[in-house]
RNA sequence: UAGCACUUUGGAGAAGCCUGAUUAAAUUCAGGUGCCGAAGGGGCAAAGGCGCGAAGCGUUAAAUCUCUCAGGCAAAAGGACAAAGCUUUA
Numbered sequence: 001u002a003g004c005a006c007u008u009u010g011g012a013g014a015a016g017c018c019u020g021a022u023u024a025a026a027u028u029c030a031g032g033u034g035c036c037g038a039a040g041g042g043g044c045a046a047a048g049g050c051g052c053g054a055a056g057c058g059u060u061a062a063a064u065c066u067c068u069c070a071g072g073c074a075a076a077a078g079g080a081c082a083a084a085g086c087u088u089u090a
Base pairs, nucleotide, nucleotide: 001090002089003088006085007084008083009082010081015033017032018031019030020029021028034073035072036071040069041067042066043065048060049059050058051057052056
């Protein structure tokens, strides 16, 4: 200096929707409509690299982009990511 794990702190978006049942309780279950992207998961361009080459073709190929399967739409929890600490590896 860099990586992994852990700890602390910060950390967004979107119906506390509708119907039926249920509960001490916006508790739980079933169905329906609308919406969100920052757990996880899927998809992708150019440039560049590599191979063959005249043009060019093939291949490699990410995200906070995109999809919304999963997840989520009061608070809490969760939360990509960021900062600090610590352990360990190189």